RNA sequence: GGGGAUAUGGCUCAGUUGGUAGAGCGAUGCGUUCGCAACGCAUAGGUCGCCGGUUCGAACCCGACUAUCUCCA
Numbered sequence: 001g002g003g004g005a006u007a008u009g010g011c012u013c014a015g016u017u018g019g020u021a022g023a024g025c026g027a028u029g030c031g032u033u034c035g036c037a038a039c040g041c042a043u044a045g046g047u048c049g050c051c052g053g054u055u056c057g058a059a060c061c062c063g064a065c066u067a068u069c070u071c072c073a
Base pairs, nucleotide, nucleotide: 001072002071003070004069005068006067007066010025011024012023013022019056027043028042029041030040031039049065051063052062053061
């Protein structure tokens, strides 16, 4: 220098050919217990790496960029 993959709550990951983002773990509160753990219920937490474009509408399609991993030279 060239090719490919990945980027979504604190962490690990889903999101089915575009229609207003979810799970598990974790956190907080409540219940249960003498207390802890476990269990049950509830709540909070993400403008989807970033910029632009297409579209009535984008996490999803297109382009540039950034970061990480990987292959080639």